[in-house]
């Protein structure tokens, strides 16, 4: 320098072939308990690495860019 795979919530990950993002853990709150803990109920948090173009409509499809992992030279 090329080729691959990969970036989605504080963390680990789903999201099946385009139709306006969910799960587990982990916060915040209540409820049971002297209390804690477990349990159970509610809630907060992310527009998807970063731009563009494609489309009525994009995590998802196409180009540039950035960053890790890994072959190859």
């Nucleotide at each position: 320098g090329g080729g691959g795979c990969g970036g989605u919530a504080g963390c680990u990950c789903a999201u099946u072939u385009g139709g306006u993002a969910g799960a587990g853990c982990g916060c915040u709150u209540c409820g049971u308990u002297c209390g804690c803990a477990a349990c159970g109920a509610a809630g907060a948090g992310g527009u998807a690495g970063g731009g563009a173009g494609u489309u009525c409509g994009a995590c998802u499809c196409u180009c540039c860019u950035c960053c890790g992992c890994u072959c190859c030279a």

Predicted 3D model of a 73-nucleotide RNA (transfer RNA) from a Planctomycetaceae bacterium. Its mean pLDDT, the model's own confidence on a scale to 100, is 82. It matches the Rfam family "tRNA". Rfam classes the family as a transfer RNA.